[in-house]
This record gives sequence, C1' cells and structure tokens, in this order.
RNA sequence: CUUUCCAACAUGCCGAAUCCCAUGCAGGGGAGCGGGGGAUCCGAGUACCGGGGCGUAUCACCACAAGGUGAAGGGUAAUCUCUUCGGCCCGAGCCCGACAGCUAACCUCGCAGGCUUCGAGGAGAUGGCCC
Repeated sequence: CUUUCCAACAUGCCGAAUCCCAUGCAGGGGAGCGGGGGAUCCGAGUACCGGGGCGUAUCACCACAAGGUGAAGGGUAAUCUCUUCGGCCCGAGCCCGACAGCUAACCUCGCAGGCUUCGAGGAGAUGGCCC
C1' cells in the first nucleotide's frame, strides 16, 4: 500500500413494526401506525374438489426431481412527495382449523425481523444562503 474477515458507530433502506410515561422482577399504560372479527342495506345457497387470513409474492408454460422461462405485481435513499425512462433485484413464507362477504356501534391483535447507495428527466412543497 492492497485484499479479506470481525466488531462498533453514523447515515439511510425494506416493512405497520415508532415515540412517550411508568417500572427491582413477575403480566404495565398511552399516542401513533397497521391487521382481524362484527348489524341494517346490498350481495350471497349447501355439498361435491372444504373454506379463509397476513403479505408485492399470484398465474401460465417446460420439466414432472431439484428447478427453469415468462408475465401480473413489488423494491431500488441523500430535503420530502408524485411521476417518466433505463439498469439491477424480489416475485417468498407463515397462520386459522370446518369457520368468517360488505359492515355503523362494538370487540380484539401486532409494533418484528433483515439490510447498507443507481443513474437520468419533469412537477409540486419545504428549508438554507446571498442581494
């Protein structure tokens, strides 16, 4: 000097998954964000092959064993939001347990986990500096 690995910190990213108060511990409270159940009206039979929920993550084809190709859809920061083009990436997994359409009142649950930069253009908003 270069490369690799580990740890810490900072900045930010995906996501609802953050903040405040209290607390020696056992099971705490609130705000905010997010999910589920739940009338009238409307919609809708049941079973057969069950049905349903969270999530972008569903579908088609080829293989019929991993898997592959493609599309729907989703993500990709440097003040924030929307939008266009291109590049790159994902296109999973989990749960309920015979049962749930929508749904006011009402009831109830969660606040995890994993990561660390991509370029160009348009519009709006906000902030700073100078005159």
c-di-AMP riboswitch aptamer (ydaO/yuaA leader) from a Deltaproteobacteria bacterium, 131 nucleotides, folded computationally. It matches the Rfam family "c-di-AMP riboswitch aptamer (ydaO/yuaA leader)". Rfam describes the family as follows. This family represents a conserved RNA structure found upstream of the ydaO and yuaA genes in Bacillus subtilis and related genes in other bacteria. Lineage of the source: Bacteria > Pseudomonadati > Myxococcota > Myxococcia. The coordinates come from a structure-prediction model, not an experiment, and the mean pLDDT is 78.